[in-house]
RNA sequence: UUCUUAUCAAGAGUGGCGGAGGGACUGGCCCAAUGAAGCCCGGCAACCGUAUCCAAAAGAUAAAAGGUGCCAAAUCCUGCAGAGUAAUUCUGGGAGAUAAGAA
Numbered sequence: 001u002u003c004u005u006a007u008c009a010a011g012a013g014u015g016g017c018g019g020a021g022g023g024a025c026u027g028g029c030c031c032a033a034u035g036a037a038g039c040c041c042g043g044c045a046a047c048c049g050u051a052u053c054c055a056a057a058a059g060a061u062a063a064a065a066g067g068u069g070c071c072a073a074a075u076c077c078u079g080c081a082g083a084g085u086a087a088u089u090c091u092g093g094g095a096g097a098u099a100a101g102a103a
Stems, first nucleotide, its partner, number of pairs: 001103008013041001015040003021031003025079001027077002042071003047067002050062004075095001080092005
């Protein structure tokens, strides 16, 4: 990098350093000097892993030492297709993110 599977409306800081950007991309709409990104600390969750139950798998429960991940807004909305519609709403898909496995 590609493929497969699963998940994506919950949750998480009045901290320190830092200094102008950030929310993947498009179009919007937002966040930001009352301090963005990034780093540290802190926290959330429970995918892998761990323990117990089970003959085993599946599954259930528990904890949070380890590997990741995450900590504005539904993945912020949207892009393609379909249905109803006055504005607009709903469904599916695509794209994206994360985990685990494979090449």

The prediction has a mean pLDDT of 84. SAM riboswitch aptamer (S box leader) from Thermoflavimicrobium daqui, 103 nucleotides, folded computationally. Rfam family: SAM riboswitch aptamer (S box leader). From the family's description: The SAM riboswitch is found upstream of a number of genes which code for proteins involved in methionine or cysteine biosynthesis in Gram-positive bacteria. The model forms 97% of the base pairs in the Rfam consensus. Lineage of the source: Bacteria > Bacilli > Caryophanales > Thermoactinomycetaceae > Thermoflavimicrobium.